[in-house]
The RNA shown here (transfer RNA) has 75 nucleotides and comes from a candidate division TA06 bacterium. It matches the Rfam family "tRNA". Rfam links the family to the GO term triplet codon-amino acid adaptor activity. The family's RNA type in Rfam is transfer RNA.
């Protein structure tokens, strides 16, 4: 260059058109003499990013951006 695969939270990670599960980390609490354990409440109006289809998109097209992998070139 030319073809694929991956990109969801601080981190791991599931949904693969029906409007974002879980766990660990945090943050509060509640229990304790003080703690750790345990249980309770929260934690993405959001899925790299820009457009497009769609009543509706993490999902499907397309461009762009990172990674990782094969494959051509030169050297």
């Nucleotide at each position: 260059g030319g073809c694929g695969g991956c990109a969801u939270a601080g981190c791991c990670a599931a949904a693969c058109g029906g409007u974002a599960a879980g766990g660990c980390g945090g943050c509060g609490g509640u229990c304790u003499g003080c703690a750790a354990a345990a249980c309770c409440g929260c934690u993405a109006u959001u899925u790299a990013u820009c457009g497009g289809u769609u009543c509706g998109a993490c999902u499907c097209c397309g461009g762009u951006u990172g990674c990782c992998g094969c494959c051509u070139c030169c050297a």